[in-house]
RNA sequence: UCUUUCGGGGCAGGGUGAAAUUCCCAACCGGCGGUGAGAGCCCGCGACCUGUACGUUAUUUUACGUAUGGCUGAUUCAGUGCAAGUCUGAAGCCGACAGUUAGAGUCUGGAUGGGAGAGAGA
Numbered sequence: 001u002c003u004u005u006c007g008g009g010g011c012a013g014g015g016u017g018a019a020a021u022u023c024c025c026a027a028c029c030g031g032c033g034g035u036g037a038g039a040g041c042c043c044g045c046g047a048c049c050u051g052u053a054c055g056u057u058a059u060u061u062u063a064c065g066u067a068u069g070g071c072u073g074a075u076u077c078a079g080u081g082c083a084a085g086u087c088u089g090a091a092g093c094c095g096a097c098a099g100u101u102a103g104a105g106u107c108u109g110g111a112u113g114g115g116a117g118a119g120a121g122a
Stems, first nucleotide, its partner, number of pairs: 001122006013025003027106002029095002031045004040093002049070008075091005097109003
């Protein structure tokens, strides 16, 4: 440098109600890289949303791609130790947008998508 593979998980059991996996009691889940020591909540990235510029398609729209910005949630105490907001114990907190006979981290949808990245081969 090229080819190729992989690359997101989760409401059990109940209550109310005409109707809720959305409310209430409870239950379960946690992408990627880094970090003297292992991370949903420390640093950064991706995706979602969005501005600008350029390009492609197109009947005007629109859609897609590239570059560059914006936006983007949440943790403490104690212990061990050379070293840990990463381990152990405990108590907390967070979770885009649209849809829905009733309000969504978990259902449906964009998504058999995209991607941070990880592996293999030449």
The RNA shown here (FMN riboswitch aptamer (RFN element)) has 122 nucleotides and comes from Jeotgalicoccus marinus. The RNAcentral record of the sequence draws on MGnify. The organism belongs to Jeotgalicoccus, within Bacteria.